[in-house]
Molecule: transfer RNA
Organism: Candidatus Taylorbacteria bacterium RIFCSPHIGHO2_02_FULL_46_13
């Protein structure tokens, strides 16, 4: 400096342009002498920033901002 890929919940991922979800986790309740297991229920989010196409953007575009791999 070039190329490519990624940035959504506390952690790990989804999500054909139409109201952003699941797993784990955390709190509280059952069940047990007790504990773990198992069973219910709450808890979650300015989708990295800024613009820009669209009736409507996480999704398409382009700018910056981290990350990460490739190549010198």
């Nucleotide at each position: 400096a070039c190329g490519c890929c990624c940035g959504u919940a506390g952690c790990u991922c989804a999500a054909u342009g139409g109201u952003a979800g699941a797993g784990c986790g955390u709190u509280c309740c059952g069940c047990u002498u007790a504990u773990a297991u198992c069973g219910g229920a709450a808890u979650g989010g300015u989708u990295g920033u800024g613009g820009g196409u669209u009736c409507g953007a996480u999704u398409c575009c382009c700018u910056c901002c981290g990350g990460g791999c490739g190549c010198a």